[in-house]
RNA sequence: AGAGUUUGAUCCUGGCUCAGAUUGAACGCUGGCGGCAGGCCUAACACAUGCAAGUCGAACGCGAAAGCUCCUUCGGGAGUGAGUAGAGUGGCGAACGGGUGAGUAACGCGUAGGAAUCUACCCAAGAGUGGGGGACAACCCGGAGAAAUCCGGGCUAAUACCGCAUACGCCCUACGGGGUAAAGUGGGGGACCUUUCGGGGCCUCACGCUUUUGGAUAAGCCCGCGUACCAUUAGCUUGUUGGCAGGGUAACGGCCUACCAAGGCUUCGAUGGUUAGCUGGUCUGAGAGGAUGAUCAGCCACACCGGAACUGACACACGGUCCGGACUCCUACGGGAGGCAGCAGUGAGGAAUUUUGCGCAAUGGGGGAGACCCUGACGCAGCAACGCCGCGUGAGUGAAGAAGGCUUUCGGGUCGUAAAGCUCUGUCCGGCGGGAAGAACCUGCCGCGGGUUAACAGCCUGCGGCACUGACGGUACCGCCGAAGGAAGCACCGGCUAACUCCGUGCCAGCAGCCGCGGUAAUACGGAGGGUGCAAGCGUUAUUCGGAAUUAUUGGGCGUAAAGGGCGCGCAGGCGGCCUUUUAAGUCAGAUGUGAAAGCCCGGGGCUCAACCCCGGAAGCGCAUUUGAAACUGGAAGGCUUGAGUAUGGCAGAGGGAAGCGGAAUUCCUGGUGUAGAGGUGAAAUUCGUAGAUAUCAGGAGGAACACCGGUGGCGAAGGCGGCUUCCUGGACCAAUACUGACGCUGAGGCGCGAAGGCGUGGGGAGCAAACAGGAUUAGAUACCCUGGUAGUCCACGCAGUAAACGGUGAGCACUAGGUGUGGCGGGUAUUUACCCCUGCCGUGCCGCAGCAAACGCAUUAAGUGCUCCGCCUGGGGAGUACGGCCGCAAGGUUAAAACUCAAAGGAAUUGACGGGGGCCCGCACAAGCGGUGGAGCAUGUGGUUUAAUUCGACGCAACGCGAAGAACCUUACCUGGGCUUGACAUCCCGGGAAUUUCCCGGAAACGGGGAAGUGCCCUUAGGGGAGCCCGGAGACAGGUGCUGCAUGGCUGUCGUCAGCUCGUGUCGUGAGAUGUUGGGUUAAGUCCCGCAACGAGCGCAACCCCUGUCUUCAGUUACCAUCAGGUAAAGCUGGGGACUCUGGAGAUACUGCCCCGGUCAACGGGGAGGAAGGUGGGGAUGACGUCAAGUCCUCAUGGCCUUUAUGUCCAGGGCUACACACGUGCUACAAUGGGCUGUACAAAGGGCGGCGAACUCGCGAGAGCAGGCCAAUCCCAGAAAGCAGUCCUCAGUUCGGAUCGGAGUCUGCAACCCGACUCCGUGAAGUUGGAAUCGCUAGUAAUCGCGGAUCAGCAUGCCGCGGUGAAUACGUUCCCGGGCCUUGUACACACCGCCCGUCACACCAUGAGAGUCGGUUGUACCAGAAGUUGUCGGGCCAACCCGCAAGGGAGGCAGGCACCCAAGGUAUGGCUGAUAAUUGGGGUGAAGUCGUAACAAGGUAACC
Repeated sequence: AGAGUUUGAUCCUGGCUCAGAUUGAACGCUGGCGGCAGGCCUAACACAUGCAAGUCGAACGCGAAAGCUCCUUCGGGAGUGAGUAGAGUGGCGAACGGGUGAGUAACGCGUAGGAAUCUACCCAAGAGUGGGGGACAACCCGGAGAAAUCCGGGCUAAUACCGCAUACGCCCUACGGGGUAAAGUGGGGGACCUUUCGGGGCCUCACGCUUUUGGAUAAGCCCGCGUACCAUUAGCUUGUUGGCAGGGUAACGGCCUACCAAGGCUUCGAUGGUUAGCUGGUCUGAGAGGAUGAUCAGCCACACCGGAACUGACACACGGUCCGGACUCCUACGGGAGGCAGCAGUGAGGAAUUUUGCGCAAUGGGGGAGACCCUGACGCAGCAACGCCGCGUGAGUGAAGAAGGCUUUCGGGUCGUAAAGCUCUGUCCGGCGGGAAGAACCUGCCGCGGGUUAACAGCCUGCGGCACUGACGGUACCGCCGAAGGAAGCACCGGCUAACUCCGUGCCAGCAGCCGCGGUAAUACGGAGGGUGCAAGCGUUAUUCGGAAUUAUUGGGCGUAAAGGGCGCGCAGGCGGCCUUUUAAGUCAGAUGUGAAAGCCCGGGGCUCAACCCCGGAAGCGCAUUUGAAACUGGAAGGCUUGAGUAUGGCAGAGGGAAGCGGAAUUCCUGGUGUAGAGGUGAAAUUCGUAGAUAUCAGGAGGAACACCGGUGGCGAAGGCGGCUUCCUGGACCAAUACUGACGCUGAGGCGCGAAGGCGUGGGGAGCAAACAGGAUUAGAUACCCUGGUAGUCCACGCAGUAAACGGUGAGCACUAGGUGUGGCGGGUAUUUACCCCUGCCGUGCCGCAGCAAACGCAUUAAGUGCUCCGCCUGGGGAGUACGGCCGCAAGGUUAAAACUCAAAGGAAUUGACGGGGGCCCGCACAAGCGGUGGAGCAUGUGGUUUAAUUCGACGCAACGCGAAGAACCUUACCUGGGCUUGACAUCCCGGGAAUUUCCCGGAAACGGGGAAGUGCCCUUAGGGGAGCCCGGAGACAGGUGCUGCAUGGCUGUCGUCAGCUCGUGUCGUGAGAUGUUGGGUUAAGUCCCGCAACGAGCGCAACCCCUGUCUUCAGUUACCAUCAGGUAAAGCUGGGGACUCUGGAGAUACUGCCCCGGUCAACGGGGAGGAAGGUGGGGAUGACGUCAAGUCCUCAUGGCCUUUAUGUCCAGGGCUACACACGUGCUACAAUGGGCUGUACAAAGGGCGGCGAACUCGCGAGAGCAGGCCAAUCCCAGAAAGCAGUCCUCAGUUCGGAUCGGAGUCUGCAACCCGACUCCGUGAAGUUGGAAUCGCUAGUAAUCGCGGAUCAGCAUGCCGCGGUGAAUACGUUCCCGGGCCUUGUACACACCGCCCGUCACACCAUGAGAGUCGGUUGUACCAGAAGUUGUCGGGCCAACCCGCAAGGGAGGCAGGCACCCAAGGUAUGGCUGAUAAUUGGGGUGAAGUCGUAACAAGGUAACC
């Protein structure tokens, strides 16, 4: 620090996801040790049991018992235990410490300040501590009760209580005065006094007590600032805001009460709702921030829930009280008791959180003079890997690279120096032994000082020594012994992301954080081997921050991706020109205080290190106080003119409002002319018209809109504005001067304007025209088209308030190259006017630089560069929807979510593909022609059907006379049956035998059984061995036309012989890519020329190659024969010739070379000459990059899978030849341009020894017999046929046609039954030119005629070749099909056989409405009112003080009553919120459901708002 994911690819936008760190965690697997830290996040749910707050006898009174000893009248008593235990009175403490976070959005907390307060114990200081009194507990007696507990009577002490005295002071005061205290206890002691002889006074010390002041500590109160979310919470408030008086409090204060006033808070967010303890800090982050508030620390709040006060220095009190409520427990049913959010522990809840431990040894706290007691605070231990940190599970050596596993191309590779083996070490663990520090106080004793004092008592205090005290714990640590011995797992291995193979599985099982894997070779599932990462842990889940600049202060955006408000006016607010003076709020600087400790950071130190701990420092960016500075912002004062405005003069304009006027046109009405149609459409029909339409003329009516001018012209803020005239009225612009003097810009709310359509009331209504009706179209047509037609469109008034209200671009100001139009107004120039020209300002367009931008593009009218202000955005869908509010008559508008769901949705540009887009151009593509197919019969292939099998493959073009260039057996892969199992075939091993030939038996054969003959070649040590062949045997292995052509190679088809497909360098572009290859011409051609940021090149085209056409030359047998000679019935038959034809070698020729014209002086085209041939002469071979997962595993090769007495192999027979049908390809025909017969002529190219086979003979013939010749320019196949000549047939199912069938034959072959071809005789079917549709062909072509060949024993109508005869037509490119180039649109890219929308049906999910129902919470009104404070009454009751001899009275109280306030509770009625509900609404998702075809191309009616 980034990465993955939208696309065919690209750039951008944008979301989702990952890698990091983190945790009080939990879960899964695993688990050796130690240190340190943390451990109910949920039910503030309920709690058994124990403990968690007591202590003081030096404040006070009382005061046991057991036991022991003694006595005894045997009942008991005494002593001791012991002034002990114990409770009580009294004091201090219990308000600390400990727990929890429910409540609280608040002066609760944080920070910085403040004044009107209190503070027990503690410290310092001043003063005092005198003299009296009366009670009540305990205790005793009696009583009630189950208990808790309570009642009555009696006795008694005090540091308990109450008067009196005194008052340094303190408090009050009308300054005269008034008020107000106290407690003692203990130690020691010489003289003196007293005594009941115990003691006391007195002195002294200590601890107390009272009062006052100050301090310290702690607490209460006030205030500035900061402190969550919702505006779908906008108004709240009556003690409310203030005042006066009083009350109350420790204290200010509406804190409370009465009266007076009517205030107070709030868009800088009051009120309401939801959520939440706050902070230091913690986690994260580069930081700014974000999240969080466990442990530790500070503050607050709470203590079963609610209320209340008492005591007290402090409480409205966790382990106190009272009352109400819920719950639990006890009960004798009458009543009682309780509060773990203290420490342990239990149940419950939950994914989840520990021991009912030890100790007060240390630290701290309470009490005490002290010893000491108490202390679940605390110190320790225990449990659990919950976290952090540290250590270990060994180290060295060791290659035969062991065994074994996995894998393999079978060679090997890998686990792997890993192991074993050898040599070492000893951390941890185990055993044995040793063994700390934490301990110093206090206290006691001893010694030495100091102070107090009359005192060398005592007490206080300092120092030294000794003694005493350890829960942890025999722990840390150390030594010795033994022993590699006891100690490694978890996750991952497709990309992100480090790590790969095998097997299994077969869209199954499963995985998955995102993208995505799995449908028979899965590095993605499961297992294994191996590897990678971390390690006593590792993964998963959850959480927070980060990455995310994805809320953007740092640090984002808004033309098209989400996003500019429809437009203006304008309050608040924000921002604001130049100069001077001043101020000091902001700002800046210094100082001071504070910012607790801990933490973080730095330095140092201590545990062996670290974690951890200790010490010191720094920092804490903040707040406050104070001192300065004065540039800038703000405030104050004064001035200025450039911003803004006003005045004057001009000027353009569909700017707005009102009234009036005008002509053209449509329609209607009246009349005339006139007659059969009109109208409408793609074509029609509905419709109108003989009752007279349409057309035409004249007249009239009425409404609406204003042709031409008219223009990227004008005006307006926008919406918008268009005939002419008048009136009223807004704004802009130009020129020149004068004036005001910052008066400005923007603008949340607010107010106004606001197209079309819509609504209300009333008019109006010609044309047009939703709805509606009819006619067409169509599968349907609730549409598009047509005929009609009502709202509406128009006017007036009112509402509505939206839009693709768009420049998809908020307003204002300033700045930043130009060029060129146009509208308005000026200036200059020329003698004037006008034009041209130059120039200024304001509008409005186009082009274009810099710059910007993802690109497209924008570009002085910015989307550039800056400033100011406003509005808006934050993934897609759900949804601009629901609910709520506001507005509206309604329709609806505005504001505006969530659940759920997806891994995208998007923008711009690129390359393709496509278009019922465009342009250009080709092709037997159409057209023009000729001949066919489709009808018939037959042949052949295919489908289908059948079958034991009808083997398999090929399926639009591009499967179907295709693989088949030869299925009777064989072939043959199929079926039936019979056999074989190392096999029909290959290699290796062992044994035997030569090989081979032949015979017999069984059998359909394969095969099985038996017999005979027979020994070769090489070497030899003479035994034997070896090569080849055969037989037998064992195992490795063979074999498979079994599967997968979607695992493959190779080969092939096809687009297409179409003209295309690319590359290098350069250039352009962020990039995909573009350029080149586009353009203008031209060509059969990306063929060539010209131009051009391209220049070149490659694969294709063309040419080179072959055949053919002309010529030359060379050569000349088997070919040829002109001349010469011979010769025949004839004949190149012979000699000969090399002329000709021909053969086959080598060459030549054609190149737009020449002429004319056109064209750009080009390429090239048109015409012509010459020439055998003319513009690639004709034909062939030749097939670019690629496409179709095209075809082929059955040619061959080959991975994987399957099979192995069978899916292999051998044999016999059958089948591939079936046959109701359907299709393709052909043959033969339907006849006279023909058929039959007779005669007669002319080819080319081929083939031939297991062959072609002449002649001759025989047969009607197929053919047979015999056999010359030929390995072939020699011989043979071999008669070419159509043609030509002659003749018959005369339009008919025929002298056409030949199927079918009968008979007889021939040939091939082991064999023609299934199932061959041919011959002869006989038979003589359909068929009379073929529906829709469809095929081929552009010249030696079509058509027609025959010939040959491959395969092959035999078997073509097929296939491949050959020649003979030999046409017609092409105007042309509109249309059909296919193709090429350019361009355009695109939502397509498995690419239009694409994509995609909505209803309906089914399933599931969340959600709105819903008669209601059930909760929660809260407001208002009223009822009610416990406990309690306060007030009041106080007739009942009362020790202290006063009066009084007493009785009694007074003062002061108590019980009790009443009143105010008030918790729970109740009644009524609202608000908010949640759950649920028959039914209902839409939404989302889901496999290959239904209906249509809306959108994307002109998407077939352009789309959209």